A computed fold for a 126-nucleotide RNA from Candidatus Kuenenia stuttgartensis, annotated as SAM riboswitch aptamer (S box leader). Its mean pLDDT, the model's own confidence on a scale to 100, is 75. It was read from a public genome assembly, where an Rfam model found it. Of the family's consensus pairs, 97% are formed in the model. Rfam family: SAM riboswitch aptamer (S box leader). Rfam describes the family as follows. The SAM riboswitch is found upstream of a number of genes which code for proteins involved in methionine or cysteine biosynthesis in Gram-positive bacteria.

[in-house]
RNA sequence: UGUUUAUAAAGAAGAGGUAAGAGACAGGCUCAAUGAUCCUCUGGCAACCAACUUAAAGUCCGUCAUUUGACAGAUUGGAAAACCGGUGCCAAUUCCUGAUCCCGAAUAUUCGGGAAAAUAUAAAUU
Numbered sequence: 001u002g003u004u005u006a007u008a009a010a011g012a013a014g015a016g017g018u019a020a021g022a023g024a025c026a027g028g029c030u031c032a033a034u035g036a037u038c039c040u041c042u043g044g045c046a047a048c049c050a051a052c053u054u055a056a057a058g059u060c061c062g063u064c065a066u067u068u069g070a071c072a073g074a075u076u077g078g079a080a081a082a083c084c085g086g087u088g089c090c091a092a093u094u095c096c097u098g099a100u101c102c103c104g105a106a107u108a109u110u111c112g113g114g115a116a117a118a119u120a121u122a123a124a125u126u
Base pairs, nucleotide, nucleotide: 002125003124004123005122006121007120008119013042014041015040016039017038021031022030023029025098026097027096028095043090044089045088047087048086049085053080057076058075059074060073062071063070064069094118100115101114102113103112104111105110
């Protein structure tokens, strides 16, 4: 870099530096010298991964009971999972729509809904 899977209407600040555009792309619409954006530090949020601990349930086996049960042990399993860790994130639904298709309503141009695609993040893999 590519591929696959999952998630994306919630949440979350301040200081210093920088300096003109930024919000992926196109069109809108917002933010921005009252300094956006980006970088660093501190703080925070909680999507994924890791992880101490561990529930339901299944299997094996022993004891008791005797009619389909209780208890102990082992094993599989892994709902949940504080602190800490690895990334990520801390304007607006991924800001809205589109890049394709389907459905419905209106009546020939719009509106609404859904899926896909695109984008971003994480894990695995190449």